[in-house]
Molecule: SAM riboswitch aptamer (S box leader)
Formats: sequence, C1' cells, structure tokens
RNA sequence: UCCUUAUCAAGAGUGGCAGAGGGACAGGCCCAGUGAAGCCCGGCAACCUAAAGUAACCUUUAAGGUGCCAAAUCCUGCGGAAAUUAUCCGAAAGAUGAGGU
Repeated sequence: UCCUUAUCAAGAGUGGCAGAGGGACAGGCCCAGUGAAGCCCGGCAACCUAAAGUAACCUUUAAGGUGCCAAAUCCUGCGGAAAUUAUCCGAAAGAUGAGGU
C1' cells in the first nucleotide's frame, strides 16, 4: 500500500501550556481570541492482550496495546422507496480495532 472482517444515533474537562485555525475530500452548514490545531494532565469506552470467573460462551475488572472525548461518520455525494422539498432504507467513501498480504 492493498485485502478480509466487526463497529460507527450512547459516553467522555468551568484543568495547564500554546496562540489561529478546525470539522477526511467536494458542496453546504457549523465550531473557534468567552481561545482553533498541537502538547501535557484528566476522562470515556471495552476492539485486542492480561487477570478473575465459567463445562463453554455470556459476563466482570480496567493492569497492558490501540482508539476516542461539538453537532448521527455534522448533513449531502451513488441507488431505491415515497412524492415535492422533506422522510426512510441500502450502498459507496471515510474512521477505528483485529487478522492477512
């Protein structure tokens, strides 16, 4: 880099440093000096490992490896249903974990 697979409407800060951007892409719509990104601390969750427990699974804990902490993956993007401006379903794309190449 690519492939397979599971999940993606829940949850998570009145903290410190820093100082202008951020929400993947495009179009929207938003967030941001009442402080963005980033770093530290803190927290959430429970995918993998570990431990306890079980006949086995389920389950529990949260020690280790990740991940995450505005808005549904913020909405739409392609197709179908419905039917006229708004709803539903699925896919694609994306993100994360685990495995493979």